[in-house]
Transfer RNA from Saccharicrinis sp. UBA6048, 74 nucleotides, folded computationally. Lineage of the source: Bacteria > Pseudomonadati > Bacteroidota > Bacteroidia > Saccharicrinis.
RNA sequence: GGCGAGGUAGCUCAGCUGGUUAGAGCGCAGGAUUCAUAAUCCUGAGGUCGGCGGUUCAAGCCCGCCUCUCGGUA
Numbered sequence: 001g002g003c004g005a006g007g008u009a010g011c012u013c014a015g016c017u018g019g020u021u022a023g024a025g026c027g028c029a030g031g032a033u034u035c036a037u038a039a040u041c042c043u044g045a046g047g048u049c050g051g052c053g054g055u056u057c058a059a060g061c062c063c064g065c066c067u068c069u070c071g072g073u074a
Base pairs, nucleotide, nucleotide: 001073003071004070005069006068007067010026011025012024013023019057028044029043030042031041032040050066051065052064053063054062
């Protein structure tokens, strides 16, 4: 350099062939329970879906460019 996979919450990831409010587990905060802690249960906060542009009535999802990570290849 060319090819392939990937970038979504603090971490690990789902999201399917574009559609109405963007989710789960863990973690975090508050509460319940307990003499207390752990465990368990309830509630909550937290996201410019890597960046810019394009297509569309509508984009995490489709297209282009850029950028970063991983794996082959030369």
Rfam family: tRNA. The family's RNA type in Rfam is transfer RNA. Gene Ontology term of the family: triplet codon-amino acid adaptor activity.